[in-house]
Predicted 3D model of a 350-nucleotide part of an RNA (small-subunit ribosomal RNA, central domain) from an uncultured bacterium.

Context: one part of a larger RNA
RNA sequence: UUGGGUUUAAAGGGUGCGUAGGCGGAUUCUCAAGUCAGCGGUCAAAACCCGGGGCUCAACCCCGGCCUGCCGUUGAAACUGGGAAUCUUGAGUGAGCGAGAAGUAAGCGGAAUGCGUGGUGUAGCGGUGAAAUGCAUAGAUAUCACGCAGAACCCCGAUUGCGAAGGCAGCUUACCGGCGCUCAACUGACGCUGAGGCACGAAAGUGCGGGGAUCAAACAGGAUUAGAUACCCUGGUAGUCCGCACAGUAAACGAUGAAUAAAUAAUUGUUCGGAGGGAAUGACCUCUGAGUGAUACAGUGAAAACGUUAAGCAUUCCACCUGGGGAGUACGCCGGCAACGGUGAAACUC
Numbered sequence: 001u002u003g004g005g006u007u008u009a010a011a012g013g014g015u016g017c018g019u020a021g022g023c024g025g026a027u028u029c030u031c032a033a034g035u036c037a038g039c040g041g042u043c044a045a046a047a048c049c050c051g052g053g054g055c056u057c058a059a060c061c062c063c064g065g066c067c068u069g070c071c072g073u074u075g076a077a078a079c080u081g082g083g084a085a086u087c088u089u090g091a092g093u094g095a096g097c098g099a100g101a102a103g104u105a106a107g108c109g110g111a112a113u114g115c116g117u118g119g120u121g122u123a124g125c126g127g128u129g130a131a132a133u134g135c136a137u138a139g140a141u142a143u144c145a146c147g148c149a150g151a152a153c154c155c156c157g158a159u160u161g162c163g164a165a166g167g168c169a170g171c172u173u174a175c176c177g178g179c180g181c182u183c184a185a186c187u188g189a190c191g192c193u194g195a196g197g198c199a200c201g202a203a204a205g206u207g208c209g210g211g212g213a214u215c216a217a218a219c220a221g222g223a224u225u226a227g228a229u230a231c232c233c234u235g236g237u238a239g240u241c242c243g244c245a246c247a248g249u250a251a252a253c254g255a256u257g258a259a260u261a262a263a264u265a266a267u268u269g270u271u272c273g274g275a276g277g278g279a280a281u282g283a284c285c286u287c288u289g290a291g292u293g294a295u296a297c298a299g300u301g302a303a304a305a306c307g308u309u310a311a312g313c314a315u316u317c318c319a320c321c322u323g324g325g326g327a328g329u330a331c332g333c334c335g336g337c338a339a340c341g342g343u344g345a346a347a348c349u350c
Base pairs, nucleotide, nucleotide: 004321005320006319007304008303012318014200015199016198017197021193022192023191025087026086027085028084029083030082031081033080034079035076036075037074038073039072040071041070042069049065050064051063052062053061054060090190091187092186093185094183095182096181097180098179103175104174105173106172107171108170109153113149114148115147116146117145118144119143120142124135125134161168162167205246206245207244208243209242210241215239219235220234221233222232257317258316259315260314266295267294268293269292270291271290272289273288274287275286276285277284299306300305323350324349325348332343333342334341335340
């Protein structure tokens, strides 16, 4: 480079926004850059290749074609492209409704836990497979009252909902993002994707300042055991929580990139809307939009399975893969306070 792939065999970037670039809806006119056709010039000869011929064949030699290209010129106008005009289905705006644990900030609440003070009360409590360490006559455990502190929000709760992903759950308020439906008033292709870039990004971790109830790496002790640097028990510090700043990784998973007016049988549950019938804003029935599930035809697939939420049939753009180990290592560079992250080999070996 060509070809083939990326759910599970190697392979989808953690996610979004977006620059360049790539690709891009309908109609008409125009230009003629791409494209196509004619003619001319040039592409030295020889060689290669193809066709034919001559030495008895062959090597060898001769003739013709080819030399796919480039330049100029004259045309064509379907397609791509440039210009002009128009359109509304893509996209967006608007109006009217709607659902939601989307986000940020502040305030409030009860249960539980631990601690403090006081009352009652007496010998155990706690823990385990069994124990012991531990706590307790300086009065524990239990129980009652009052108080303090921090963290998490039982039921509702779901096969639920929302969010780009990470993720989001007590209640109330304020601010604010996105989404769906109906109408079809407005703009008129304003779109899709997106290398770099920028932003967000669980847990653990880091810096500074707070906070510290619970739980709990490290650590200590008790057990277990041949040993036990573990599993079990009693304690317990970082941390877990808050603010600001960093870090930038996860089985960051649906192990499945984003988009699509075009194209593909059905059945059924559920969430949020809309329309019609129903005497009606109810039950119920029919149709319909957007999600979220379960079966399943065709088709796909190595199979498992997927199957209108595709892993089917196609198009556009990005990312990634190329035997196992060495190795996500070394070196270099970039980033970081550090931990480490990003990029990312080779020798050798099977």
Description: Its mean pLDDT, the model's own confidence on a scale to 100, is 85. The RNAcentral record of the full RNA draws on Greengenes.